[in-house]
This is a predicted structure of a 71-nucleotide RNA (transfer RNA) from an uncultured Bacilli bacterium. Rfam family: tRNA. From the family's description: Transfer RNA (tRNA) molecules are approximately 80 nucleotides in length.
RNA sequence: GCAGAUAUAGUUCAGUGGUAGAACAUGAGCUUCCCAAGCUUAGGAUGCGAGUUCGAUCCUCGUUAUCUGCU
Numbered sequence: 001g002c003a004g005a006u007a008u009a010g011u012u013c014a015g016u017g018g019u020a021g022a023a024c025a026u027g028a029g030c031u032u033c034c035c036a037a038g039c040u041u042a043g044g045a046u047g048c049g050a051g052u053u054c055g056a057u058c059c060u061c062g063u064u065a066u067c068u069g070c071u
Base pairs, nucleotide, nucleotide: 001070002069003068004067005066006065007064010024011023012022013021018054026042027041028040029039030038047063048062049061050060051059
């Protein structure tokens, strides 16, 4: 330099155009003599910019970061 992949919650991952989810973690409550475990509940996220569309995590372009391959 070229090609490809990935980017969603604090972490690990789903989500093929129509209300953004799970597990763990965190806060609160219940339970317990205390701790642990268990139960209930709450908050929290689509890398950035544009385009298409009535509507974009999803499609298109650019850009940033990381990873892989080739030279």
The coordinates come from a structure-prediction model, not an experiment, and the mean pLDDT is 81.